About this RNA: The RNA shown here (transfer RNA) has 74 nucleotides and comes from a Spirochaetia bacterium. Rfam family: tRNA. It is annotated as a transfer RNA.
RNA sequence: GGGCGGUUAGCUCAGAUGGUUAGAGCAUCAGUAUGACACGCUGAGGGUCGGCCGUUCGAUUCGGCCAUCGCCCA
Numbered sequence: 001g002g003g004c005g006g007u008u009a010g011c012u013c014a015g016a017u018g019g020u021u022a023g024a025g026c027a028u029c030a031g032u033a034u035g036a037c038a039c040g041c042u043g044a045g046g047g048u049c050g051g052c053c054g055u056u057c058g059a060u061u062c063g064g065c066c067a068u069c070g071c072c073c074a
Stems, first nucleotide, its partner, number of pairs: 001073007010026004019057001028044005050066005
């Protein structure tokens, strides 16, 4: 330098061939339970969906560029 894949909650990951509330598990907090802790159960908070631009009535989803991580080629 070229090619491919990833980037969504603190962490690990889903996400409908564009459509009105963006989710799960773990973690955190509260409650419950216990003599107490852990486990369990119930609930809550937490997201500019990597950035910019474009297409569209509408973009996490489509396109371009950039950033970053991984793999391959040279």
Annotation
The source organism's lineage runs through Bacteria, Pseudomonadati, Spirochaetota and Spirochaetia. The sequence is in RNAcentral, with records from ENA, GtRNAdb and Rfam.